This is a predicted structure of a 365-nucleotide RNA (Bacterial RNase P class A) from a soil metagenome.
């Protein structure tokens, strides 16, 4: 100096005026009434992607469907999260990425280019050993040429083209033979295990894709704090009982109609017209609105022990927002390195996204 891994902070201090919670005092005022005092967003409060506590409904048990992880062990209250360790791929290295079961159960797919993208295939090449034709001579175990054919060594295409190299072999190849590597199967040794090593064997199983369908394991009831759970108005609605109804008519009954008669407005008053018809008490549901859930909790530090660690166990100590149209501001004044991303809303543990700038600490070149 570069670069990497983990932690941590993320303006500071007065002052004066307000919000919002607790506690405390005070009163001719008992009021959310007045004084004191104390607390008062974050690493991510976020996105709402996981996993869990807690509520309510649902359930004998099982499958089935759906949906989800997905090398091995551990850790946890659980996970898609963390830790350790295998395996691959990057970096000189410290490190870091990896959705990392299965492609010999089956199904699809695989642009474009290419002869062929999968019961393989022959566009160019290379070859003519075999067999058949035809020409040519020097007439042959000869040459040239066809056809029939062989051939995946080279070219070409392509993200890919039926294991790689070498060496024999061959007409020319070709795992056709060998060796070494890679695969697969078996065994034996190490590891809890993934898996790694040795050894023996198969010429080689035959492209890829499974965040395609699908098969294996395993794990998953369902909707949320507007979950729920108590208290409870006015008005109207329902059930009940009590009182009061003149006269008909309908009807078992409740109860309904019509006329009168009450009552109000219109009017000085009749007539008339228009709207109204009971009152009380009781119960029960629901709504306004209150109260609870609602903040001590897998909780924070701090030390000791176990553990490679993730974490786990014992002691000791601390209480640290709880609002609900929703408080945590605003104004000055000193100071700096001139302030980013951005606010609780049931609550924990993860992930992930965003964030000016600073500090610390392993390590690597």
């Nucleotide at each position: 100096g570069a670069g990497u891994c983990g932690g941590c902070c993320g303006a500071a201090c007065g002052g004066u005026c307000g919000c919002u919670g607790c506690c405390u005092c005070g009163c001719c005022u008992u009021g959310c009434c007045g004084g004191g005092g104390c607390a008062g967003a974050g690493g991510a409060a976020a996105g709402u992607c996981c996993g869990g506590g807690c509520u309510c409904c649902g359930c004998a048990g099982g499958a089935c469907a759906g949906g989800g992880u997905g090398c091995c062990a551990g850790g946890u209250a659980a996970c898609g999260c963390c830790u350790g360790g295998g395996g691959g791929g990057c970096g000189c290295g410290a490190g870091c990425c990896c959705a990392c079961g299965g492609a010999a159960a089956g199904u699809g797919c695989c642009a474009c280019a290419g002869a062929a993208a999968a019961c393989a295939u022959a566009c160019c090449g290379c070859c003519u050993a075999a067999g058949c034709c035809c020409u040519g001579c020097c007439c042959g175990u000869c040459a040239g040429g066809g056809c029939c054919g062989g051939u995946a060594a080279g070219g070409g295409u392509g993200a890919a083209a039926u294991g790689g190299u070498g060496c024999g072999g061959u007409a020319a190849g070709a795992g056709c033979g060998c060796a070494c590597c890679g695969c697969g199967c078996c065994g034996c040794u190490g590891g809890u295990a993934a898996c790694a090593g040795c050894g023996g064997u198969g010429g080689c199983a035959g492209g890829g894709u499974a965040a395609a369908c699908c098969c294996c394991a395993c794990c998953c009831g369902g909707a949320g704090c507007a979950a729920g759970a108590c208290c409870a108005a006015a008005u109207a609605g329902g059930g009940g009982g009590g009182c009061g109804g003149g006269c008909g008519g309908c009807u078992u009954a409740g109860g309904c109609c019509g006329c009168a008669u009450c009552c109000u407005g219109c009017g000085g008053u009749c007539c008339g017209c228009a709207g109204g018809g009971g009152c009380c008490c009781c119960c029960g549901g629901g709504u306004a609105g209150g109260u609870c859930g609602c903040u001590c909790g897998a909780g924070g530090c701090g030390c000791g022990c176990g553990g490679u660690g993730a974490c786990g166990c014992g002691c000791g100590u601390c209480c640290c927002a709880g609002a609900u149209g929703a408080a945590u501001g605003a104004c000055c004044g000193u100071u700096c390195u001139c302030g980013a991303c951005a606010g609780a809303a049931c609550c924990c543990g993860g992930c992930u996204u965003a964030c000016a700038g600073g500090c610390c600490g392993g390590c690597u070149c």